The RNA shown here (Glycine riboswitch aptamer) has 89 nucleotides and comes from an uncultured Granulosicoccaceae bacterium.
RNA sequence: CAACCGUAUGUGGGAGAGAUUGGCUUAACUGCCAGCGCCGAAGGAGCAACGCCCAGGAAACUCUCAGGCAAAGGGACCACAUGCGGUAG
Repeated sequence: CAACCGUAUGUGGGAGAGAUUGGCUUAACUGCCAGCGCCGAAGGAGCAACGCCCAGGAAACUCUCAGGCAAAGGGACCACAUGCGGUAG
């Protein structure tokens, strides 16, 4: 110096599911509560192979606690850029 890896930030892309019903409320589908129906890609939880068969142990799988179901916002993940750290060489 550095492919690559991790991490933080910025930019761009980014799915799914009721603009649901009732009550109170509001200048205003504005806010609150309750009900039924749904979604999975914030977060969270569970497990296979493996294993000293103990412990441990993955996900975009499963669950739906949380979150979400017009727009907005959020959004796993991907790309690019920059900073920091590590490192084959």